[in-house]
Predicted 3D model of an 84-nucleotide RNA (transfer RNA) from a Gammaproteobacteria bacterium. Taxonomically the source falls in Gammaproteobacteria (Bacteria, Pseudomonadati, Pseudomonadota).
RNA sequence: GCCGAGGUGGCGAAACUGGUAGACGCGCCAGACUCAAAAUCUGGUGGUGGCAACACCGUGUCGGUUCGAGUCCGACCCUCGGUA
Numbered sequence: 001g002c003c004g005a006g007g008u009g010g011c012g013a014a015a016c017u018g019g020u021a022g023a024c025g026c027g028c029c030a031g032a033c034u035c036a037a038a039a040u041c042u043g044g045u046g047g048u049g050g051c052a053a054c055a056c057c058g059u060g061u062c063g064g065u066u067c068g069a070g071u072c073c074g075a076c077c078c079u080c081g082g083u084a
Stems, first nucleotide, its partner, number of pairs: 001083007010026003019067001027045006046057004060076005
């Protein structure tokens, strides 16, 4: 250089082949239990603004297609594998 796979909350990982993004697990926070802790159980947990209700933003980056994009198309960035 070329070919292929991938990039989604703090981390791993889903999203049924374009129709409510973040299920589920870990971690973290709060609570229950305990003399105390561990384990276990319950609830919460993307960001910004707001007292709150709520609003806006968010799938590597920038564009495009579409009523609608994490998903399709183009360019670029990064990671992994293969190859002369």
Rfam family: tRNA.